The RNA shown here (transfer RNA) has 72 nucleotides and comes from a bacterium.
It was read from a public genome assembly.
Its mean pLDDT, the model's own confidence on a scale to 100, is 83.

RNA sequence: GGGCGCGUAGGUCAAGGGCAGAGCACCGUGCUGAUAACGCGGGGGCUGAUGGUUCGAAUCCAUCCGCGCCCA
Numbered sequence: 001g002g003g004c005g006c007g008u009a010g011g012u013c014a015a016g017g018g019c020a021g022a023g024c025a026c027c028g029u030g031c032u033g034a035u036a037a038c039g040c041g042g043g044g045g046c047u048g049a050u051g052g053u054u055c056g057a058a059u060c061c062a063u064c065c066g067c068g069c070c071c072a
Base pairs, nucleotide, nucleotide: 001071002070003069004068005067006066007065010024012022013021018055026042027041028040029039030038048064049063050062051061052060
C1' cells in the first nucleotide's frame, strides 16, 4: 500500500430501516445480628467522526479515524 471484519452504557454484547436494550458492574432500598446471595427501584448512550439517501438511519451509501486478520 491492497482486501476483509469490527467500533453501540464503566466493561461484555443485542437490535441490520419504524420509541436504543440485556445481563454484569454502580447507586438507593427491603431481607439479615452483620455480610454475601436474593427481591424491588434508580442513574448512566450525540450508537467512532463528517457528509449523503430516506417521511424516518445504530442499521443503507461515501470519505476519514481507531482496532484486528490476511496479502504484498